Notes
A computed fold for a 72-nucleotide RNA from a Candidatus Parcubacteria bacterium, annotated as transfer RNA. NCBI's taxonomy places the organism under Bacteria, Bacteria candidate phyla, Candidatus Parcubacteria. It matches the Rfam family "tRNA". RNAcentral holds the sequence, with entries from ENA.
RNA sequence: GCCACCUUAGCUCAGCGGCAGAGCAUUGGUAUCGUAAACCAAGGGUCCCGGGUUCAAAUCCCGGAGGUGGCU
Numbered sequence: 001g002c003c004a005c006c007u008u009a010g011c012u013c014a015g016c017g018g019c020a021g022a023g024c025a026u027u028g029g030u031a032u033c034g035u036a037a038a039c040c041a042a043g044g045g046u047c048c049c050g051g052g053u054u055c056a057a058a059u060c061c062c063g064g065a066g067g068u069g070g071c072u
Stems, first nucleotide, its partner, number of pairs: 001071007010024004018055001026042005048064005
C1' cells in the first nucleotide's frame, strides 16, 4: 500500500427497511433468624461519525474514524 470482516446499554452479543432487545452486571422489592442463591420489578442507548436513497434507515449506498485478520 491492497483486500475482507467488525463497531448497538457498564460488559458479551442479537436484531438485516416500519416499537431498539436478551443474558450478565447495577438499583429496589419478595422471601429468610440473617447472608448468599432464587423469584419479581425498575433504571440505563446521539445504534462510531458525516452525507445519500426511501413515506420511513441500527438495517441499503458513498465517504471518514477506530479495531481484527489476511496479502504484498